This is a predicted structure of a 73-nucleotide RNA (transfer RNA) from Clostridiales bacterium DTU069. Its Rfam family is "tRNA". Rfam classes the family as a transfer RNA. The sequence was found in a public genome assembly. Its mean pLDDT, the model's own confidence on a scale to 100, is 81.

[in-house]
RNA sequence: GGGGGAUUAACUCAGCGGUCAGAGUGCUACUUUCACAUAGUAGAAGUCGUAGGUUCAAAUCCUAUAUCCCCCA
Numbered sequence: 001g002g003g004g005g006a007u008u009a010a011c012u013c014a015g016c017g018g019u020c021a022g023a024g025u026g027c028u029a030c031u032u033u034c035a036c037a038u039a040g041u042a043g044a045a046g047u048c049g050u051a052g053g054u055u056c057a058a059a060u061c062c063u064a065u066a067u068c069c070c071c072c073a
Stems, first nucleotide, its partner, number of pairs: 001072007010025004018056001027043005049065005
């Protein structure tokens, strides 16, 4: 230098262009316990890496760019 992949909650990951972006773990509160743990209930937490574009509508399609990983030279 060329090609490919990943980037979504604190962490690990889902998510056919169409209702409000979800799960598990973790976190907070409550119930349970003498207390802790377990268990149960409820809740909070996201500019979907960034910037543009296409579209009635974009996490999803296109372009550029950043970081990381793999292959080729």